Metazoan signal recognition particle RNA from Trichonephila clavipes, 300 nucleotides, folded computationally. Rfam family: Metazoan signal recognition particle RNA. From the family's description: The signal recognition particle (SRP) is a universally conserved ribonucleoprotein. It is involved in the co-translational targeting of proteins to membranes. A reference for the family is Wild et al. (2002), "Towards the structure of the mammalian signal recognition particle", Curr Opin Struct Biol. Gene Ontology terms of the family: signal recognition particle, endoplasmic reticulum targeting and SRP-dependent cotranslational protein targeting to membrane, signal sequence recognition. Taxonomically the source falls in Trichonephila (Eukaryota, Arthropoda, Arachnida, Nephilidae).

RNA sequence: ACCGAGACCCGUGGCGUGGUCUUGUAAUCCGGCUGCUUUGGAGGUCUAGGCUGUCGGACGGCGUGAGGUUGGGAGUUCUGUCCUCCGCCUCUCUAUGUCGAUCAAGCGUCCGCGCUAAGCACGGUGCCGAUAUGGUGCACUCGAGGGAACUCGGGAUCACCAGGUCGUCUAAGGAGGAGCGAACCGGCCCAGGCCGGAAACGGAGCAGGCAAAAGCUCCCGCACGGUGCAGUAGUGGGAUAGCGCUUGUGAAUGGAAGGCGGCUGGCAGCCCAUCCAAGAUAGUCGGACAACAGUCUUUU
Numbered sequence: 001a002c003c004g005a006g007a008c009c010c011g012u013g014g015c016g017u018g019g020u021c022u023u024g025u026a027a028u029c030c031g032g033c034u035g036c037u038u039u040g041g042a043g044g045u046c047u048a049g050g051c052u053g054u055c056g057g058a059c060g061g062c063g064u065g066a067g068g069u070u071g072g073g074a075g076u077u078c079u080g081u082c083c084u085c086c087g088c089c090u091c092u093c094u095a096u097g098u099c100g101a102u103c104a105a106g107c108g109u110c111c112g113c114g115c116u117a118a119g120c121a122c123g124g125u126g127c128c129g130a131u132a133u134g135g136u137g138c139a140c141u142c143g144a145g146g147g148a149a150c151u152c153g154g155g156a157u158c159a160c161c162a163g164g165u166c167g168u169c170u171a172a173g174g175a176g177g178a179g180c181g182a183a184c185c186g187g188c189c190c191a192g193g194c195c196g197g198a199a200a201c202g203g204a205g206c207a208g209g210c211a212a213a214a215g216c217u218c219c220c221g222c223a224c225g226g227u228g229c230a231g232u233a234g235u236g237g238g239a240u241a242g243c244g245c246u247u248g249u250g251a252a253u254g255g256a257a258g259g260c261g262g263c264u265g266g267c268a269g270c271c272c273a274u275c276c277a278a279g280a281u282a283g284u285c286g287g288a289c290a291a292c293a294g295u296c297u298u299u300u
Base pairs, nucleotide, nucleotide: 001045002044003043004023005022006021007020008019009018013036014033015032028042029041030040048297049296050295051294052293053292054291056289059286060285061284062283067276068275070273071272072271073270078269079268080267081266082265085262086261087260088259089258090257092256093255094254095253096252103248104247105246106245107244108243109242110238111237113236114235115234116233117232119229120228121227122226124224125223126222127221128167129166130165131164133162134161135160136159137158140155141154142153143152144151145150174220176219177218178217179216180215187210188209189208194203195202196201
């Protein structure tokens, strides 16, 4: 830039649109815009293309390997670097030291160490006998009296209690305290019942009660011995870096800086393998595409 144009009629504020007829192209589809010097939206078509050269180059690929990582090996001669220790030097600096450095000795501090002693705790074993007096108890024995139960008196033995005097006694040996005393099998008082009796009363005696006085048990105390405990004491042994105390000795003993040297050891430099690797802005291959120049073809 083109995708139509014309005549008449209808419609609208206007444009696009709608109806009838004529005419054209290679050339399509949708129906809206909203105050508009007035034609909405989508789509299609149309001038560009080829070749050569120059220059740039998105992007992609490829190795090289300065330098480094990791593992193994060789080697300790050398080079670089690091560490420990030691030695020497300096008219160097500094601290401590006759108010006693340094060195040495003893003791203490250390030991689940030994022994002895005292302390504390808890177990174990054991705790005599004679004699005078008084008393308690069971048997035994000899008499006197009574009708019975029984009453009165004498003797001898044993066991125990109390408190007194003691020992050819003991390791110790209190006259210490408490409890039990049992169905019966020690003692005393003995209800009931039993026995003797005319009665009075007496006898044996269970249950129950009682305790200087059968016996048993426990506690205190005393003697001997054991085990354990620890802010105890003494003594012996071992250990002893540091520190403390005591004694001896009697002038040095440490540290820093700088320089030089040595010993031992580590890492790297070497070899093999492995991995990372061009801001180490190094090299190389392909290359879309853009720009510029020339030339050819085509076109409203």
The model forms 97% of the base pairs in the Rfam consensus.